[in-house]
RNA sequence: GCCCUUGUAGUUCAAUGGACAGAACGGAAGUUUCCUAAACUUUAAAUGGCGGUUCGAUUCCGCCCGAGGGUA
Numbered sequence: 001g002c003c004c005u006u007g008u009a010g011u012u013c014a015a016u017g018g019a020c021a022g023a024a025c026g027g028a029a030g031u032u033u034c035c036u037a038a039a040c041u042u043u044a045a046a047u048g049g050c051g052g053u054u055c056g057a058u059u060c061c062g063c064c065c066g067a068g069g070g071u072a
Base pairs, nucleotide, nucleotide: 001071002070003069004068005067006066007065010025011024012023013022018055027043028042029041030040031039048064049063050062051061052060
């Protein structure tokens, strides 16, 4: 250089064209407790960037960026 895979909350993962993008762990507040832990309730937090297709894009297409792998 070329080819393939991949990028979603702080972390690990869902969502394969359609409702406020969900879950677990973690974070914050509260209840309980003498205190802590545990338990329960509530709560904040994410689609790598720019275009395109579509009535509608996390999803499909192109380029770029990042990560991993293959190839001489």

Transfer RNA from a Prevotellaceae bacterium, 72 nucleotides, folded computationally. RNAcentral holds the sequence, with entries from ENA. It matches the Rfam family "tRNA". The family's RNA type in Rfam is transfer RNA. The coordinates come from a structure-prediction model, not an experiment, and the mean pLDDT is 80.